Model confidence (mean pLDDT): 82 of 100. The RNA shown here (c-di-GMP-I riboswitch aptamer) has 85 nucleotides and comes from Paenibacillus paeoniae. The model forms 95% of the base pairs in the Rfam consensus. Lineage of the source: Bacteria > Bacillota > Caryophanales > Paenibacillaceae > Paenibacillus. The sequence is in RNAcentral, with records from Rfam.
RNA sequence: AAACGAUAAAGGCAAAGCCAUUGAAAGAUGGUGACGCAAAGCUACAGGGGCUAAGCUUAAUCUAGUAUGCCAGCCAGUUUCCAAA
Numbered sequence: 001a002a003a004c005g006a007u008a009a010a011g012g013c014a015a016a017g018c019c020a021u022u023g024a025a026a027g028a029u030g031g032u033g034a035c036g037c038a039a040a041g042c043u044a045c046a047g048g049g050g051c052u053a054a055g056c057u058u059a060a061u062c063u064a065g066u067a068u069g070c071c072a073g074c075c076a077g078u079u080u081c082c083a084a085a
Base pairs, nucleotide, nucleotide: 012037013036017032018031019030020029021028022027035073041078042077043076047075048074049071050070051069055066056065057064
């Protein structure tokens, strides 16, 4: 220095729910609240996967398809604090 990751230290983030705003929706933002997280930091045209369907296309009494919209706390890419065994 690198890998690994703890009954260590200093800290950090914030699930679900609720309230408000926004959006067609998925979702997002703020407040509250902590389920958890060694990357729960960043990245959505590096990649895979997932959600929604306004619009468009299709069906005709029964609908279905589609992202230019979203999700990274799904996998992943990338950056990074400490330092025990």